[in-house]
RNA sequence: GCUUACGUAGCUCAGAGGUAGAGUUCUUGUCUGAUACGCAGGAGGUCAAUGGUUCGAAUCCAUUCGUAAGCA
Numbered sequence: 001g002c003u004u005a006c007g008u009a010g011c012u013c014a015g016a017g018g019u020a021g022a023g024u025u026c027u028u029g030u031c032u033g034a035u036a037c038g039c040a041g042g043a044g045g046u047c048a049a050u051g052g053u054u055c056g057a058a059u060c061c062a063u064u065c066g067u068a069a070g071c072a
Stems, first nucleotide, its partner, number of pairs: 001071007010024004018055001025043006048064005
């Protein structure tokens, strides 16, 4: 330099055009003599960025940025 894949909650990952979810973490209550476990709630996201397509985009298209791999 060229090609490909990936980028979503603090972390690990779903979601394949119609209100963004799970596990875990954190936190409140309950339980206990106390802690842990269990149970019931809550918090936490400008879906990497910009533009485009569409009635509607995390999802499709283009470019940029970052990470990884391959080729030279």
A computed fold for a 72-nucleotide RNA from Paenibacillus plantiphilus, annotated as transfer RNA. Model confidence (mean pLDDT): 82 of 100. The source organism's lineage runs through Bacteria, Bacillati, Bacillota, Bacilli and Paenibacillus. Rfam family: tRNA. Gene Ontology term of the family: triplet codon-amino acid adaptor activity. It was read from a public genome assembly.